[in-house]
Context: one part of a larger RNA
RNA sequence: UGACGGGGGCCCGCACAAGCGGUGGAGUAUGUGGUUUAAUUCGAAGCAACGCGCAGAACCUUACCUGGUCUUGACAUCGCGAGAUCGCCAUAGAGAUAUGGUUUUCCCUUCGGGGACUCGUAGACAGGUGCUGCAUGGCUGUCGUCAGCUCGUGUUGUGAAAUGUUCGGUUAAGUCCGGCAACGAGCGCAACCCCUGUCCUUAGUUACCACCAUUAAGUUGGGGACUCUAGGGGGACUGCCGGUGUUAAACCGGAGGAAGGCGGGGAUGACGUCAAGUCCUCAUGGCCCUUACGACCAGGGCUACACACGUACUACAAUGGUGAAAACAAUGGGCUGCAAAACCGCGAGGUCAAGCUAAUCCCAAAAACAUCAUCUCAGUCCGGAUUGAAGUCUGCAACUCGACUUCAUGAAGUUGGAAUCGCUAGUAAUCGCAGAUCAGCACGCUGCGGUGAAUACGUUCCCGGGCCUUGUACA
Numbered sequence: 001u002g003a004c005g006g007g008g009g010c011c012c013g014c015a016c017a018a019g020c021g022g023u024g025g026a027g028u029a030u031g032u033g034g035u036u037u038a039a040u041u042c043g044a045a046g047c048a049a050c051g052c053g054c055a056g057a058a059c060c061u062u063a064c065c066u067g068g069u070c071u072u073g074a075c076a077u078c079g080c081g082a083g084a085u086c087g088c089c090a091u092a093g094a095g096a097u098a099u100g101g102u103u104u105u106c107c108c109u110u111c112g113g114g115g116a117c118u119c120g121u122a123g124a125c126a127g128g129u130g131c132u133g134c135a136u137g138g139c140u141g142u143c144g145u146c147a148g149c150u151c152g153u154g155u156u157g158u159g160a161a162a163u164g165u166u167c168g169g170u171u172a173a174g175u176c177c178g179g180c181a182a183c184g185a186g187c188g189c190a191a192c193c194c195c196u197g198u199c200c201u202u203a204g205u206u207a208c209c210a211c212c213a214u215u216a217a218g219u220u221g222g223g224g225a226c227u228c229u230a231g232g233g234g235g236a237c238u239g240c241c242g243g244u245g246u247u248a249a250a251c252c253g254g255a256g257g258a259a260g261g262c263g264g265g266g267a268u269g270a271c272g273u274c275a276a277g278u279c280c281u282c283a284u285g286g287c288c289c290u291u292a293c294g295a296c297c298a299g300g301g302c303u304a305c306a307c308a309c310g311u312a313c314u315a316c317a318a319u320g321g322u323g324a325a326a327a328c329a330a331u332g333g334g335c336u337g338c339a340a341a342a343c344c345g346c347g348a349g350g351u352c353a354a355g356c357u358a359a360u361c362c363c364a365a366a367a368a369c370a371u372c373a374u375c376u377c378a379g380u381c382c383g384g385a386u387u388g389a390a391g392u393c394u395g396c397a398a399c400u401c402g403a404c405u406u407c408a409u410g411a412a413g414u415u416g417g418a419a420u421c422g423c424u425a426g427u428a429a430u431c432g433c434a435g436a437u438c439a440g441c442a443c444g445c446u447g448c449g450g451u452g453a454a455u456a457c458g459u460u461c462c463c464g465g466g467c468c469u470u471g472u473a474c475a
Stems, first nucleotide, its partner, number of pairs: 001475002003472003007469007015459002019423005026314008034305002042053002064300007073125001077124002079121005087102006106115003127289002130287003136283002138278003141274001143272001148187006154163003167178003193266004198234007208223002212221002237260001240254005316416001320375005332363003337356002342351003382413001387408007429451007
């Protein structure tokens, strides 16, 4: 000087408390451990691994296993020789591939040849998701959006170092003010960026409709007000008033205002810590394999199942279930695509097909909610697992191993032990919608809107963190 303390002081955070809803019990989905297996590919491991890499394992993917094959190779460059090649057909085969047949005869040209491509051949070499993340780059997590981390000059100290950065106030903040052997500066904080809340202005098509007509319908004429769209600007700064305070910074209350003291949200992550994670994104040193640890193919596996854990979904019901009929969104996506209407089917879906390269057409029905009817507390008209049968769709192909539909079946479950998690406002809770991936497959993920609470006395305690101080046989 740090680090640490079941030392002290001050302060903060959904840290506790006050509340609301869960998890832990059930069934299922999904990930992991374990076990099993020919293989169940590999990685991730307290917080910060476990719906994680995987924004989607039937084949492919795929790295694993079994079997069948290749050895200059599936991929790149170079030498020599030959030829267009590809394709198509037949036979054998699980296919990779092998054999035979057939058609075609590339581009430029100075006619020598050259270029691209294919085949054969020789070696240089290729190749490796093989090892080492404790050799590395890059990227990422975490403490933590915590308020810290440092430097120059000066000064103090023999020196390591200190000072500044401590102190008194204040702040979300090393934020600002005052004081001070310090005076300044840098990386962070804040602001500058984006979205959202209000107003003005510009512009009105595909959006809008107050007035005038018109229609089943903003449908058409018309309009440029309103909504909305998307460009530009205004607006909030403790600016104004009162009080407190050191005549300070600031805090409390008020006015005006759409908004008030950081208005709400996002992006943004200092010096560093964990030899944290990743050599299976990529790059890369070293080591290792080279008729195999490389490459191709078929089938299987990653989907196993006594069990244990994590994360979710659905429930256990009346604030509910079922039926009928009727309302109100926003974000998005669409040409190998989205598909209306009509018809067929109980339905998944099918047939035909208008429109749309989209503020125009389509996906598209929002759902919870409200209304009416019924059920009347029961393992039930709750709950839907499981299983049987029949089907639909995607796709060469749904046996291992897809999703969905209909009929039948109708398991556990009556609110969950110890323990434990999230959340302070348009939040929690609850309700649906869209998108990426994607042929098909979503209870996951990322977004979107609808309905919309309760509570916070307070900082004694638990956890984490910041500053000062103290002790130390630790570095």